[in-house]
RNA sequence: GCUGGUGUAGCUCAGUGGUAGAGCAAUCGCUUCGUAAGCGAUGGGUCGGCAGUUCAAAUCUGCCCGCCAGCU
Repeated sequence: GCUGGUGUAGCUCAGUGGUAGAGCAAUCGCUUCGUAAGCGAUGGGUCGGCAGUUCAAAUCUGCCCGCCAGCU
């Protein structure tokens, strides 16, 4: 330099056009003499950035940025 993949909650990941979710973690409560485990609840997101298409974009298209892999 070229090609492909990938970017969503603190972490790991779903969601492939129609109100953004799960598990773990965090906080609070129940339980316990206490801790862990268990159970319940709560908070946490401008979906990497900027444009475009569309009535409607996390989702489709273009460019840019980060990361991973391959080729040279």

Transfer RNA from a Patescibacteria group bacterium, 72 nucleotides, folded computationally.
The coordinates come from a structure-prediction model, not an experiment, and the mean pLDDT is 81.
The same sequence occurs in records of 3 taxa.
It matches the Rfam family "tRNA". Gene Ontology term of the family: triplet codon-amino acid adaptor activity. Rfam classes the family as a transfer RNA.